The part of an RNA shown here (small-subunit ribosomal RNA, 3' major domain) has 472 nucleotides and comes from Kaistella soli. The coordinates come from a structure-prediction model, not an experiment, and the mean pLDDT is 82. RNAcentral holds the full RNA, with entries from ENA. It matches the Rfam family "Bacterial small subunit ribosomal RNA".

Context: one part of a larger RNA
């Protein structure tokens, strides 16, 4: 000096405690354990693994099994020969991959270009080792801390500074002191958003003036919005308190008040944390295979066990019929208005639009009926029947329709999780991956929109000071 205490003080976090809603019971989804298997490809495991890597396993993928094949190899590049072809197309043989027959088949400035076989030199490994590494990430933690120079104390490890009195979200900021300064970390500079003004009106808006079914068309920029420039918030003013810093006010003004609200941003370090299967790289191994094509199969098996989600169990509710109102995105091998056919998925035909122009598009709500506490008009799992749509192809293994069938569950033992406001709760709506899709899952959006925090005694983390130690 650290670490550690069921030591001591201070403090602070949905840490508890006040509240709302779940998880555990039911069923289906996926994820892992185990068990099975030819094969269920690998990886990740307490918090920090288990809707993770996967932002899309029917073939492809894919690495994993079985069975058939090739060995300079599927891919690039260099050197040498040989040859006009290679590729397409037809056909045998085959599961294909490949093998073979037949058709067709360069240019040219004559140097050569280009392509094919053939030889040769590089090859290739998703094989080992994250405990040899790069580089990324997770976690303490957006927690308020970690050093460093000079000097000064000390034989030295080391300390001082960075301790103390206050004060902050903050080592933030005042005082005072053998300390005086300074770096990375805090804050602030960057985006969104709330509020104004100015600039600019087109595809967007529409107050006046005409016009129309209809901002539809002329007109206008006042207004909403769009989107670039500013202004604006700073304890700046007022009371109290206090050396200061700073607190404390249903204070004034003001859209917004003390960091307004949210993101981005992660200091020195910890766990030999995670990744050799993103990639990149040392050592090591396999080279007619541990490398490479293909078909099929498997990653989806199922006595179980745990996570994490969906949907329930209804009446503050289901179901029928009318009826209103968003934000953020997508779109040409695309989104599709509109008609027509079908109960529907969905087809047909058309039209607009590479888009503030067409387009994809709300539910929850409100107005009316019905159903009146039942395993039910609740719930919808299975299941059998007839189809739709992608795609070479829906047996293993696709999504979605329609009618049939109608399981289990009446609010969940012990015992745990998330949340502090536009926040839980609930309610739909959109993108990525993508032919299609096992998405009830990710990341985004807006609508409706609460209840509670007396308080820090206890649980759990964490920070500062201290103190005990036979630990390092």
């Nucleotide at each position: 000096u650290g670490a550690c205490g069921g030591g001591g003080g201070c403090c602070c976090g949905c840490a508890c405690a006040a509240g709302c809603g779940g998880u555990g019971g039911a069923u289906u989804a996926u994820g892992u354990g185990g068990u099975u298997u030819a094969a269920u490809u690998c990886g990740a495991u307490g918090a920090u693994a288990c809707g993770c890597g996967a932002g899309g396993a029917a073939c492809c993928u894919u690495a994993c099994c079985a069975a058939g094949a090739c060995u300079u190899a599927a891919a690039u590049g260099g050197g040498a020969a040989a040859u006009g072809a290679c590729a397409g197309g037809u056909u045998u043989a085959g599961a294909a991959a490949u093998a073979g027959a037949c058709c067709c088949u360069u240019c040219u400035u004559c140097g050569g270009a280009c392509a094919u076989u053939u030889u040769u030199c590089a090859a290739g490994g998703u094989g080992c080792u994250g405990c040899a590494u790069g580089g990324u990430u997770g976690u303490c933690g957006u927690c308020a801390g970690c050093u460093c120079g000079u000097g000064c104390c000390g034989u030295g490890a080391g300390g001082u500074g960075u301790u103390a009195g206050g004060u902050u979200a903050a080592g933030u900021c005042c005082u005072g002191c053998a300390a005086c300064g300074a770096g990375c970390g805090c804050a602030a500079c960057c985006c969104c958003u709330g509020u104004c003004a100015c600039u600019a009106g087109u595809u967007g808006c529409u107050a006046a003036c005409a016009u129309u079914c209809a901002g539809u068309u002329g007109a206008g920029g006042a207004c909403u919005c769009u989107a670039g420039u500013g202004a604006g918030a700073c304890u700046g003013c007022c009371u109290a308190c206090g050396c200061a810093a700073g607190u404390a006010g249903a204070g004034a003004g003001g859209a917004a008040g003390g960091u307004g609200g949210g993101g981005a941003u992660g200091a020195c370090g910890u766990c030999a944390a995670a990744u050799c299967a993103u990639c990149a790289c040392g050592g090591c191994c396999c080279u007619u295979a541990c490398g490479u094509c293909u078909u099929g199969g498997g990653c989806c098996a199922c006595a179980c066990a745990c996570g994490u989600a969906a949907u329930a169990c209804a009446a503050u509710g289901g179901c029928c019929g009318g009826u209103a109102c968003a934000g953020a995105g997508g779109g040409c091998a695309g989104c599709u208005a509109c008609a027509c056919a079908g109960c529907g998925a969905u087809g047909u035909g058309a039209u607009g639009c590479a888009a503030a122009u067409c387009u994809c598009g709300a539910a929850a709500g409100c107005c009316g009926g019905u159903c009146u506490c039942a395993g039910u008009u609740c719930g919808g799992a299975u299941u059998g029947g007839a189809g739709u749509c992608u795609g070479c192809a829906a047996c293993u293994c696709g999504a979605c329709u329609c009618u049939a069938u109608g399981a289990a569950g009446c609010u969940g033992g012990a015992a745990u999780c998330g949340c502090u406001a536009g926040u839980a709760a609930u309610c739909g709506c959109g993108c990525a991956u993508c032919a299609g899709c096992c998405a009830u899952g990710g990341c985004g959006c807006g609508g409706u929109g609460a209840a509670u925090a007396c308080g820090u005694u206890c649980c759990c983390g964490g920070g500062c000071c201290u103190u005990g130690u036979a630990c390092a």